This is a predicted structure of a 351-nucleotide part of an RNA (small-subunit ribosomal RNA, central domain) from an uncultured bacterium. It matches the Rfam family "Bacterial small subunit ribosomal RNA". The RNAcentral record of the full RNA draws on ENA, Greengenes and SILVA.
[in-house]
Context: one part of a larger RNA
RNA sequence: UUGGGUUUAAAGGGUCCGUAGGCGGAUUUUUAAGUCAGUGGUGAAAGCCGACAGCUCAACUGUCGAACUGCCAUUGAUACUGGAAAUCUUGAGUACAAAUGGAGUAAGCGGAAUGAGUCAUGUAGCGGUGAAAUGCAUAGAUAUGACUCAGAACACCAAUUGCGAAGGCAGCUUACUAACAUGUAACUGACGCUGAGGGACGAAAGCGUGGGGAGCGAACAGGAUUAGAUACCCUGGUAGUCCACGCCGUAAACGAUGGGUACUAGGUGUUGGGGGACAUUGACCCCCUCAGUGCCGUAGCUAACGCAUUAAGUACCCCGCCUGGGGAGUACGGCCGCAAGGCUGAAACUC
Numbered sequence: 001u002u003g004g005g006u007u008u009a010a011a012g013g014g015u016c017c018g019u020a021g022g023c024g025g026a027u028u029u030u031u032a033a034g035u036c037a038g039u040g041g042u043g044a045a046a047g048c049c050g051a052c053a054g055c056u057c058a059a060c061u062g063u064c065g066a067a068c069u070g071c072c073a074u075u076g077a078u079a080c081u082g083g084a085a086a087u088c089u090u091g092a093g094u095a096c097a098a099a100u101g102g103a104g105u106a107a108g109c110g111g112a113a114u115g116a117g118u119c120a121u122g123u124a125g126c127g128g129u130g131a132a133a134u135g136c137a138u139a140g141a142u143a144u145g146a147c148u149c150a151g152a153a154c155a156c157c158a159a160u161u162g163c164g165a166a167g168g169c170a171g172c173u174u175a176c177u178a179a180c181a182u183g184u185a186a187c188u189g190a191c192g193c194u195g196a197g198g199g200a201c202g203a204a205a206g207c208g209u210g211g212g213g214a215g216c217g218a219a220c221a222g223g224a225u226u227a228g229a230u231a232c233c234c235u236g237g238u239a240g241u242c243c244a245c246g247c248c249g250u251a252a253a254c255g256a257u258g259g260g261u262a263c264u265a266g267g268u269g270u271u272g273g274g275g276g277a278c279a280u281u282g283a284c285c286c287c288c289u290c291a292g293u294g295c296c297g298u299a300g301c302u303a304a305c306g307c308a309u310u311a312a313g314u315a316c317c318c319c320g321c322c323u324g325g326g327g328a329g330u331a332c333g334g335c336c337g338c339a340a341g342g343c344u345g346a347a348a349c350u351c
Base pairs, nucleotide, nucleotide: 004322005321006320008304012319014201015200016199017198021194022193023192025088026087027086028085029084030083031082033081034080035077036076037075038074039073040072041071042070049065050064051063052062053061054060091191092188093187094186095184096183097182100179103177104176105175106174107173108172109171110154114150115149116148117147118146119145120144121143125136126135162169163168206247207246208245209244210243211242215241216240220236221235222234223233258318259317260316261315262314263313266296267295268294269293270292271291272290273289274288275287276286300307301306324351325350326349333344334343335342336341
């Protein structure tokens, strides 16, 4: 390389958008590039292969044939692929209708809790633990009440619930922005799928500048525990956690399962729509259906576990990735970054 793979054995890119490329719905006409057929030319000789012949055989050699799977030209075929032209509506999109959601951005507002300050009541403890001690407290703590201030997070509702491409998103209100699904079938008429490079987004931690700082809390200090205790437990506590702007670009970024389309028993929940029947005052109940989200399960698949219309089944299209363990996600080089480091990514050696 071919092949075979990629939930858990090595292997799905963190996610989406999208360039080149690859692939691509129905009908008709045309063309004849791919494709197929005929003919001609060429495809040196030797070699390989077949037949026969010559050395006593063989190796070897000779003669003839075949082959040389290719290329060029020409004449045809037209199902499929491609090119051109025209048409279509199922794919895709638009419009309209009426829904949905913790989707995003910004501003404003709210109550509980916590901490602090002041005042009041009040007196000897409080706090903490397995038990203690460090710590706080007669300069009046803890507890209780009132008022004020601060920052952060939003109990109940709350759910295998919802939304988002993923990361993620939850007090309430308003403004702006975006989206999915359903229904109508009015409009466009294949406008589609995937996507190497590329771009954007991307938890936490970390970094830069300026704010903020209640609680929590790496580092650090002290008290315990212990043989020791650079820990687990306790008392404190800086960075950080929060905000604005700019970086970083990684995670068990997980469903450890790339995206798209089609097909393949059912049963049972639930979320958002639509239709029908009954009822008519509407809802509930019942039936059908579309989209999502769970559980169980047939065929099939799987090494097994398990998956099973949300496939890990049956097929096709496109992309990423894997090829024994260690060395090593290291070294070197390059690119990116303020740095931390990230991306790309070996070999010797060894088993």